[in-house]
RNA sequence: AACUUAUCUAGAGUGGUGGAGGGAACUGACCCGUCGAAGCCCGGCAACCUAUUUGUUAGCCAAACAAAUAAAGGUGCUACGUUCAGCAGAGUAAAGCUCUGAGAGAUAAGAA
Numbered sequence: 001a002a003c004u005u006a007u008c009u010a011g012a013g014u015g016g017u018g019g020a021g022g023g024a025a026c027u028g029a030c031c032c033g034u035c036g037a038a039g040c041c042c043g044g045c046a047a048c049c050u051a052u053u054u055g056u057u058a059g060c061c062a063a064a065c066a067a068a069u070a071a072a073g074g075u076g077c078u079a080c081g082u083u084c085a086g087c088a089g090a091g092u093a094a095a096g097c098u099c100u101g102a103g104a105g106a107u108a109a110g111a112a
Stems, first nucleotide, its partner, number of pairs: 003110006013042001015041003021032003026086004043078003048074002050070008082104001087101006
């Protein structure tokens, strides 16, 4: 790099450092940024893995599934819906706008 499953409209900083970029890539747009970007540290958020408890299936255990709680550990995240569009379809008289799906991407767990 490729494969499988699940999720992606919630939430989270007036901190330190740093010093010009950033919002994945391409095209177009729209934004953020010297009133300080990325990166790093700290803090925080969340609850995928995880831990505990209860329930269901059941003769018991194990296991699976569901719910509740927790946050020690493994990740992740911490402007804008995954910032929006791009491909296909639906609605609308229509530029346009709205919606659905795909594709691409991100994250987790797994498999190899």
The RNA shown here (SAM riboswitch aptamer (S box leader)) has 112 nucleotides and comes from Alkalihalobacillus pseudalcaliphilus. It matches the Rfam family "SAM riboswitch aptamer (S box leader)". Rfam describes the family as follows. The SAM riboswitch is found upstream of a number of genes which code for proteins involved in methionine or cysteine biosynthesis in Gram-positive bacteria. RNAcentral holds the sequence, with entries from Ribocentre. The prediction has a mean pLDDT of 80.